[in-house]
RNA sequence: GAGGGAUCUCUGGAGAAUCUCAUUGAAUUGAGUGCCGAAGGUGCAAGGCCCACGGGCCGAAUCUCUCAGGCAAACAGACGGAGGAUACACG
Numbered sequence: 001g002a003g004g005g006a007u008c009u010c011u012g013g014a015g016a017a018u019c020u021c022a023u024u025g026a027a028u029u030g031a032g033u034g035c036c037g038a039a040g041g042u043g044c045a046a047g048g049c050c051c052a053c054g055g056g057c058c059g060a061a062u063c064u065c066u067c068a069g070g071c072a073a074a075c076a077g078a079c080g081g082a083g084g085a086u087a088c089a090c091g
Base pairs, nucleotide, nucleotide: 001090004088006086007085008083009082010081011080012079017033019032020031021030022029034071035070036069040067041065043063047058048057049056050055
């Protein structure tokens, strides 16, 4: 100089039982059944790399799995918007 990603503040933000039994002052805790995908995590297409030619490794998502998490509100929440600050990356 430019304005890229990250962090921070404010803000928008979906889905799915306020189920059953027991318990508790209390959605307090435990068990069971049924569900949801948008914290995090698993899997991989194109493509790339290696190879002893059997195969192996790397490899994205709001896709997939449902481990974790969640299924009234609140909290959380991928992703998005605004703002300034910090260091980093880039020239």

This is a predicted structure of a 91-nucleotide RNA (Glycine riboswitch aptamer).
Rfam family: Glycine riboswitch aptamer. From the family's description: This family represents the bacterial glycine riboswitch.